A computed fold for a 387-nucleotide RNA from Alphaproteobacteria bacterium UBA1303, annotated as Bacterial RNase P class A. Rfam family: Bacterial RNase P class A. Gene Ontology terms of the family: dimeric ribonuclease P complex, ribonuclease P activity and tRNA processing. By type it is a ribozyme.

C1' cells in the first nucleotide's frame, strides 16, 4: 500500500418562526376562566416480550419435602437475580489477530438410526483373499490294451465343506489407526509409535493438564426422543393495588302522611297500638361514570481515586435528568456540513442539484436477542514494497 480481527462512540448541526405536553412565577377578574414570562420535554435500540429482578395483590403459613409441571447443566468468580457478564478448562475452524460449542449421564432402563449396502450393534460376508487339514473330480510319464480305453504318484488346476476381514463396494456413522514381523491368507495374532482405559505420581482452589509403568482395547451414534441426575422455581400482574366519589336505579334506619285488606292484642263494639304496604322528608351503606394516588431519589448518572487479570467491587466530590394518558416531544424556512449523482476532456480546483437511517417512552430496573443511512477513533494479525 492491501486484506482482514477486535474494541469503543456519534448517529444529524446552528439560528428563526409558528405549535404540543407537563411544571413554576406572575397580571386581570367576585367567579368560571384570559393573558405573559421561565424552566424540562425519547432511545441506542424507547422494539420483541425472551429471561432475571424490585414493587404490589393472593394463596400457604412451623419451616420445608414429596408427586407434577417449567427450567439450568464443564469449571471458578461477579451480581439483588439471571438462559447475563468475566477468568479459566476442554472441543472444533483460522496462516495468524481471533472465532463458534444447549459443553453433566449411552454398563439404570426403553426407542430411534431414513436411502444405499452382506451387516447400523451380544455382528455380519455381497465382491474379494486362501488351498495348510477333509472330500470330490481333471491332468503328465512308466505301465497294460482287442488300440475304443484302462490305470495312475508328486507339482499343478476346478469344485465342495471351510477359514479371513486385510483390500474393494454402500454410508453420516462399519467394532481402534499407521507400520514391521508373523500366517495358507489374515487378524493385537506378536512387536514400535500414536490413540484409549483404570488406578499411581507432579502441578493447578477446581474443570484440567502432564509423566512413567501397566493393560491388548474392553458394549458405534442420538439425551434440541423419552429418560435418570444435580440444582432452581407459589400464583398473577401497574388493567397491580390504594383513596376520594355522582346522576339513575336497588338495600337499610328514623320521622311525617295515607290505606284498612290481612293477621295480632286490649275488655263485645267505636277506638288505639304494632306487623306487612304505597308517597314524601333526612341520613347510613355497596357498586358504577369521574378523579386523585401509585410516578419519577434510582440496584441513579457523571467524574476520581483505591482493590482486583477482569466481570465488578469500595471511598470522595458534583448533579437532579420526560411523566403525557389515547397518550406531547412536531411543521415550515435559511445557513454551511457529511454522503450520493451529474458537468467539468482525465486526477484536482470549482459549478449545479440532490439529500441525513432503524425507529417512538407508557410502573422501574439488569440482560439478550432483533432492526439500523452513514461516519469517527484506538489495538492487533497477514502479505507486499522501501528505508
Nucleotide at each position: 500500500u492491501c486484506a482482514g480481527a477486535c474494541g469503543g462512540c456519534c448517529g444529524g448541526a446552528u439560528g428563526g418562526u409558528c405549535g404540543c405536553u407537563c411544571u413554576c412565577c406572575u397580571u386581570c377578574g367576585c367567579g368560571a376562566g384570559a393573558g405573559g414570562g421561565g424552566g424540562g420535554g425519547a432511545g441506542g435500540a424507547a422494539a420483541g416480550u425472551c429471561c432475571g429482578g424490585g414493587c404490589u395483590c393472593c394463596a400457604c403459613g412451623g419451616a420445608a419435602a414429596a408427586c407434577g409441571c417449567g427450567g439450568u447443566g464443564a469449571c471458578g468468580g461477579a451480581u439483588a437475580a439471571c438462559a447475563u457478564c468475566c477468568g479459566c478448562c476442554g472441543g472444533g475452524g483460522g496462516c495468524g489477530a481471533c472465532c463458534c460449542c444447549a459443553g453433566g449421564g449411552a454398563c439404570a432402563g426403553c426407542g430411534c438410526c431414513a436411502c444405499a449396502g452382506a451387516a447400523a450393534a451380544c455382528a455380519a460376508a455381497c465382491c474379494g483373499c486362501c488351498a495348510a487339514a477333509c472330500g470330490c473330480c481333471c491332468c503328465a510319464a512308466u505301465g497294460c490294451u482287442u488300440c475304443g480305453g484302462c490305470g495312475g504318484a508328486a507339482c499343478g488346476g476346478g469344485c465342495g465343506c471351510g477359514g479371513c476381514a486385510a483390500g474393494g463396494g454402500u454410508g453420516a456413522a462399519a467394532a481402534g489407526g499407521u507400520g514391521c514381523g508373523g500366517u495358507a491368507a489374515g487378524a493385537g495374532c506378536g512387536c514400535a509409535c500414536c490413540g484409549c482405559g483404570g488406578g499411581u505420581c507432579c502441578g493447578g482452589c477446581a474443570a484440567c493438564g502432564g509423566a512413567a509403568a501397566c493393560g491388548g482395547c474392553a458394549u458405534g451414534g442420538c439425551a434440541a426422543g423419552c429418560c435418570c441426575c444435580a440444582c432452581c422455581g407459589g400464583g398473577a400482574g401497574c388493567a397491580a393495588g390504594a383513596c376520594c366519589a355522582a346522576a339513575u336505579a336497588g338495600g337499610g334506619a328514623c320521622g311525617g302522611c295515607g290505606g284498612u285488606a290481612u293477621c295480632g292484642c286490649g275488655u263485645u263494639u267505636u277506638u288505639c297500638g304494632g306487623a306487612u304496604u304505597g308517597c314524601c322528608g333526612u341520613c347510613c351503606g355497596g357498586g358504577u361514570c369521574g378523579g386523585u394516588c401509585g410516578c419519577g431519589c434510582g440496584a441513579g448518572g457523571c467524574g476520581u481515586u483505591c482493590g482486583g487479570u477482569a466481570a465488578c467491587g469500595g471511598g470522595c466530590g458534583c448533579c437532579c435528568c420526560a411523566g403525557a394518558g389515547g397518550a406531547a416531544u412536531g411543521g415550515c424556512c435559511a445557513u454551511a456540513c457529511a454522503g450520493c449523482c451529474g458537468c467539468g476532456c482525465u486526477u484536482a480546483a470549482g459549478c449545479g442539484g440532490u439529500g441525513g437511517a432503524c425507529a417512538g417512552a407508557a410502573c422501574c430496573c439488569g440482560g439478550c436477542u432483533u432492526a439500523c443511512a452513514g461516519g469517527c477513533c484506538g489495538u492487533c494479525u497477514g502479505a507486499c514494497a522501501c528505508u
It was read from a public genome assembly, where an Rfam model found it.